[in-house]
RNA sequence: UGCAAGUCGAGCGAGACGGUUUUGAAUGAUCCUUCGGGUGAGUGAUAAACUAGACAGCGGCGGACGGGUGAGGAAUGCAUCGGAAUCUACCUUGUUGUGGGGGAUAACGUAGGGAAACUUACGCUAAUACCGCAUACGACCUACGGGUGAAAGUGGGGGACCUUCGGGCCUCACGCGAUAAGAUGAGCCGAUGCCGGAUUAGCUAGUUGGUGAGAUAAAAGCUCACCAAGGCGACGAUCUGUAGCCGACCUGAGAGGGUGAUCGGCCACAUUGGGACUGAGACACGGCCCAAACUCCUACGGGAGGCAGCAGUGGGGAAUAUUGCACAAUGGGGGAAACCCUGAUGCAGCGACGCCGCGUGAAGGAUGAAGGUUUUCGGAUCGUAAACUUCUAUCAGCAGGGAAGAUAGUGACUGUACCUGACUAAGAAGCCCCGGCUAACUACGUGCCAGCAGCCGCGGUAAUACGUAGGGGGCAAGCGUUAUCCGGAAUUACUGGGUGUAAAGGGUGCGUAGGCGGUUUACUAAGUCAGAUGUGAAAGCCCGAGGCUCAACCUCGGGACUGCAUUUGAAACUGGUAAACUAGAAUACAGGAGAGGUAAGUGGAAUUCCUAGUGUAGCGGUGAAAUGCGUAGAUACUAGGAGGAACACCAGUGGCGAAGGCGACUUACUGGACUGUUAUUGACGCUGAGGCACGAAAGCGUGGGGAGCGAACAGGAUUAGAUACCCUGGUAGUCCACGCCGUAAACGAUGAAUACUAGGUGUCGGGGGUCGAACCUCGGUGCCGCAGCUAACGCAUUAAGUAUUCCACCUGGGGAGUACGAUCUCAAGAUCGAAACUCAAAGGAAUUGACGGGGGCCCGCACAAGCGGUGGAGCAUGUGGUUUAAUUCGAAGCAACGCGAAGAACCUUACCAAAUCUUGACAUCCCAAUGACCGGCAUUUAAUUUUGCCUUUUCUUCGGAACAUUGGUGACAGGUGGUGCAUGGUUGUCGUCAGCUCGUGUCGUGAGAUGUUGGGUUAAGUCCCGCAACGAGCGCAACCCUUACUUUUAGUAGCCAGCAUGUAAUGAUGGGGACUCUAGAGGGACUGCCGCGGACAACGCGGAGGAAGGUGGGGAUGACGUCAAAUCAUCAUGCCCCUUAUGAUUUGGGCUACACACGUGCUACAAUGGUAGUUACAAAGUGAAGCGAAGCCGUGAGGUGGAGCAAACCCCAAAAAAGCUAUCCCAGUUCGGAUUGUAGUCUGCAACUCGACUACAUGAAGUUGGAAUCGCUAGUAAUCGCGAAUCAGAAUGUCGCGGUGAAUACGUUCCCGGGCCUUGUACACACCGCCCGUCACACCACGGAAGUUGGAAGCACCCAACGUCAGUGACCCAACCUUCGGGAGGGAGCUGCCUAAGGUGAAAUCAAUGACUGGGGUGAAGUCGUAACAAGGUA
Repeated sequence: UGCAAGUCGAGCGAGACGGUUUUGAAUGAUCCUUCGGGUGAGUGAUAAACUAGACAGCGGCGGACGGGUGAGGAAUGCAUCGGAAUCUACCUUGUUGUGGGGGAUAACGUAGGGAAACUUACGCUAAUACCGCAUACGACCUACGGGUGAAAGUGGGGGACCUUCGGGCCUCACGCGAUAAGAUGAGCCGAUGCCGGAUUAGCUAGUUGGUGAGAUAAAAGCUCACCAAGGCGACGAUCUGUAGCCGACCUGAGAGGGUGAUCGGCCACAUUGGGACUGAGACACGGCCCAAACUCCUACGGGAGGCAGCAGUGGGGAAUAUUGCACAAUGGGGGAAACCCUGAUGCAGCGACGCCGCGUGAAGGAUGAAGGUUUUCGGAUCGUAAACUUCUAUCAGCAGGGAAGAUAGUGACUGUACCUGACUAAGAAGCCCCGGCUAACUACGUGCCAGCAGCCGCGGUAAUACGUAGGGGGCAAGCGUUAUCCGGAAUUACUGGGUGUAAAGGGUGCGUAGGCGGUUUACUAAGUCAGAUGUGAAAGCCCGAGGCUCAACCUCGGGACUGCAUUUGAAACUGGUAAACUAGAAUACAGGAGAGGUAAGUGGAAUUCCUAGUGUAGCGGUGAAAUGCGUAGAUACUAGGAGGAACACCAGUGGCGAAGGCGACUUACUGGACUGUUAUUGACGCUGAGGCACGAAAGCGUGGGGAGCGAACAGGAUUAGAUACCCUGGUAGUCCACGCCGUAAACGAUGAAUACUAGGUGUCGGGGGUCGAACCUCGGUGCCGCAGCUAACGCAUUAAGUAUUCCACCUGGGGAGUACGAUCUCAAGAUCGAAACUCAAAGGAAUUGACGGGGGCCCGCACAAGCGGUGGAGCAUGUGGUUUAAUUCGAAGCAACGCGAAGAACCUUACCAAAUCUUGACAUCCCAAUGACCGGCAUUUAAUUUUGCCUUUUCUUCGGAACAUUGGUGACAGGUGGUGCAUGGUUGUCGUCAGCUCGUGUCGUGAGAUGUUGGGUUAAGUCCCGCAACGAGCGCAACCCUUACUUUUAGUAGCCAGCAUGUAAUGAUGGGGACUCUAGAGGGACUGCCGCGGACAACGCGGAGGAAGGUGGGGAUGACGUCAAAUCAUCAUGCCCCUUAUGAUUUGGGCUACACACGUGCUACAAUGGUAGUUACAAAGUGAAGCGAAGCCGUGAGGUGGAGCAAACCCCAAAAAAGCUAUCCCAGUUCGGAUUGUAGUCUGCAACUCGACUACAUGAAGUUGGAAUCGCUAGUAAUCGCGAAUCAGAAUGUCGCGGUGAAUACGUUCCCGGGCCUUGUACACACCGCCCGUCACACCACGGAAGUUGGAAGCACCCAACGUCAGUGACCCAACCUUCGGGAGGGAGCUGCCUAAGGUGAAAUCAAUGACUGGGGUGAAGUCGUAACAAGGUA
């Protein structure tokens, strides 16, 4: 902005405009004319009749339906079932009427007002409009005599008759009046059901009832007057929050839970609030009046409006459509009908919003194409997928035909559904996911970043978890996410849970309401059960049919709607009534037991104090001390006295009590339980929300009392600190009386009652029984244990078992038993008791480990007993630190530090500086050239490098081939660059400790246990015995090597007793195997023998014999595992990184620095010694680029020399300590040897940085080493020398060898480490664990708060619109009556009650906000301590 409610002219009047017919004023073409006129086509005023459509008005019906929305409302509502005191237009049926009059008024006309909306005055007129009269079958009223009250006509047709010519009259149709019914619709009442909050417990004055009246269609406080004082409420009133209700829908096995879109029934609402009018029906969505807010028009005076109708617009929002077509169908309103109206409705449009159906092709097709991805480089995969060949046409496109929906006519949809034909694989696939749950995996990028995430969680350089790609999985015209609901969730448990320890039993009793309740009989019929009837709308749901090609969808039939009501029965059970019973319960009687309670009195021991005495220097206290007391006489001892509190022994998982609790003795009063026996009552019982009472300790009030003990407090200690633990004091308090408080781990962490369900063994109080016992029985109180229960632990006739009844309580942790509010209290505080927010756990029981300032047993040079060291000195060597161009790198408690390194002057070498090279110093492949390369001589350089000269291949079929060098190209080489937290391998360590496991069986729901624990024993999980275990494996031991004794065999380079030979001397020679020795094979030792102990065992102790005795000594040998232990620099290796350099070569330097600190060693400090001389005795090894003899030279290192030896042959090679002799005489020395100077030797291209050794000279510190700490148990420690590897040279180191050769071990309390068993645990990254609180910082939500602001509701008062009602009505009025005056009746106006909005006030309540403040929660590696977990170091 348009449309959504009109219609009827067959109710009525008027007017205007049309059409047809008739009338015909007027005009007048044509023709005639005698010009006077005649004729009269056509046009046509006026009038009449007929007729169509439209508009305004009076009148009728309809605008109370249809359509929209869900604000309000917790009941004036909805659902189900009933009820009585009602109305009902149109519709149906019946009865009966429809006669005769009257006065007005719109429209209209005239005249005004106003911008408009609209309106005023005067005048005219009609009706199915309005009003009387008559009549009255019903109806209503009644005093039962009677009385009251009605209507309307219109249209069609018509023979006779009548007529004022309009009609009358007759008939039909539609109407109208009265009345009785029906149907439909509506109103009212009752019962039952319908959300949350008690941190809302009392509410109510028309409130509850009665009488009377009024009002209404109708019952009723609906309203009013009077009277009475009731009514509702723990079965939840009132208040407050939220909400339209139902059929149904979603979910669920069901019971339930959630929802109330579409469709249908009901209700409420129509801008907000109030009100009535009209009407059959409204207090009325497209009606009226008033008030308020908003918008619009205006001439500023005044007016207009209401989309929660259909479209559409704006706004808001994550988000929701066309200003379409049609009344063709279905239905509605009006009309007699034609017909008109209908944004109801039917259709179309938009939207994958939902449900359903269909397609995007089908068959063949391996070179497994190209390409992508990946790769172990072979391949694998996308993949028959594509290409290619053949075929088909559903949808879409093109062409042709073409319905049903409609019975006669009428089709918006619509050329729609559908059918047919030709044609092309063409036009038609996406979304999510791929760590587990959960189907589906690789590559690259990233590097706790970026990001993912439903839960667990992923990402810190090899991410199947992020991003991308390839591949795969799922669904599919959809897919994924988000939100919500149900399910899973037995996680609010009615079906169907729990409460000892996980959350949860009230602190205890008495008892009210309530709930539940013994035996028998009868009646009843509320519950219960059965039948019948009514209802449970339709749609939906389920089943069966049918129709659209199928399906979704639609149609039909049946079922179901588990409910409610009425009625007829049944009588077992529950309830009710009546009568009875004694088994539950109670009472009476007789007994004994008891720390049961209250009050009064009495007693002794002990502590303290006072007095007196004796007596003297300490007492007291502790881990050790000190404070304190004491010469003013303490403590100690004795005697006397005072006072308060508590009652030793008895004393006992003994007793009593409801619980708290109760303990000397006596008396008084008093409660309960138990036993026994009969008698009495006759279900009197059980439980128990609220309620009442009791209720430890501490605390509070008033008054006493106060010995000891003892919060606070003071002092002393301890300590880093010590507001604690310990000590010395000490006030409240503890005690008494009276009154409060009302809580505890008030615990058996176990509510009360009843019944039932194996036993065994104690004990307390009774009874029976007995000589005494045994035994039986009742009530209590303990332990063990079966069935059963339990998550397990455990409980188990005193249940946590099996059942019943009643009460209380629980529903993840924290926030929090907090806040607010309420009640109680003198206070402290108690009781009831949340939320926001935050976490993914918190918790129980048990298991395996680990750990403990837990326990038991055992072992180890672990301690102890000893010997010798280190730590002090000087030097050597390694490390840290510092320095440096570089001081390369690694190793880090034990288990790094004389370690990698069995040997850095160059090299090594990895580091630094400088100079060079770039397919490279090294490997493979390809091409070309050369015949070399090597070597020699020169040149150049700091050197590598460069340059020059000389010399210079093999085979051959003469084509070439092989080899080597040089040059070139690119693949590649190279890296001691990173990561030992990506790895292999190797190694260390616990630890040569005795452990670590498995199979089968058994036990346990399970993790797991058992075996493997126990009693002995061992070096040993070694062995024996026992045992729900029986066996086995890896470890232990043994087997191996070496050493100690011996036999035998063999004797060379070893040996030489005997026999010979020879020498100055020597196994030198012949010879020998006896001995030593060498190295092969054997023997030997096994607790074998004896005694004792032990369990007749294992084994131990002692003894014999023996070379050796109880694994003879030593070595090798290292279980399962731990330490992200060590090593990417031995080696190997993934990934990353460098590639004219992080690779390679060369020279020089550095790894050797030096204020300092530490480790490991050497040498010493001396007389058990030094020095000098002299005399002995080993073992094991090495040696050819080697060991190197004799001899000679040198003071010496060494030189020279070159015999012998590839070694039982020769050499190194002298062993040293030791012995003997001499000297030194306790000193910084004849100790000690650093440092330094000079001169040398050797190795080596080369000893400056930077080698070792020698000679002479020099002669430092050091006089036995603080705290602390190391090694060693016998051929060991200690001490003495010798050799080897590495190596040109360079050991005080390392690895070996022998010589001399001790002391001590009572023992396991303690330190350290380890093994086994057991115990506790809040630990499991395992005590280097876990974890608490304040403070500081940041963020978040909440509480309090002077106040401030706003909302909703109620109350009181003021003002009071419209309007109904009432009163009045002096003013006004057509119908009727009238005696014409009036009357009846009505109205305007005014007044009153009520009343919306508005105003004012006081209080209450809710929400928001508030300076400041309080605690709480969460945060990265902050600060302070260490409270808890172990005996957590004070349980």
RNAcentral holds the sequence, with entries from SILVA. Predicted 3D model of a 1435-nucleotide RNA (small-subunit ribosomal RNA) from a metagenome. The coordinates come from a structure-prediction model, not an experiment, and the mean pLDDT is 84. Its Rfam family is "Bacterial small subunit ribosomal RNA".